Overview:
The RNA shown here (SAM riboswitch aptamer (S box leader)) has 103 nucleotides and comes from Paenalkalicoccus suaedae. The sequence is in RNAcentral, with records from Rfam. NCBI's taxonomy places the organism under Bacteria, Bacillati, Bacillota, Bacillaceae, Paenalkalicoccus. Model confidence (mean pLDDT): 88 of 100.
RNA sequence: ACCUUAUCCAGAGAGGGGAAGGGACUGGCCCAAUGAACCCUCGGCAGCAGGCUACUUGUAGCACUGUGCCAAAUCCAGCAGGCGAAAGCCUGACAGAUAAGAC
Repeated sequence: ACCUUAUCCAGAGAGGGGAAGGGACUGGCCCAAUGAACCCUCGGCAGCAGGCUACUUGUAGCACUGUGCCAAAUCCAGCAGGCGAAAGCCUGACAGAUAAGAC
């Protein structure tokens, strides 16, 4: 890098440095000098995998380890289909993210 499987309307931020961007892409709409990205420290959420505990042995719990995450549903849409006069609504894909695995 590619592939497979699972999940994605819940949850969780302060301080210091930094100095103009950020929300994957495109369009929209937002966030940002009351300080973006990024880095550090501390804190937290979650419970994918490992570990531990319990029992009814595949479930529950813990949160020790490896990750992940801490504006907005993956912020909304993008492709196809259905409904609708329209605005719009619904369903399923695609794309993306994360984990575990395979090559």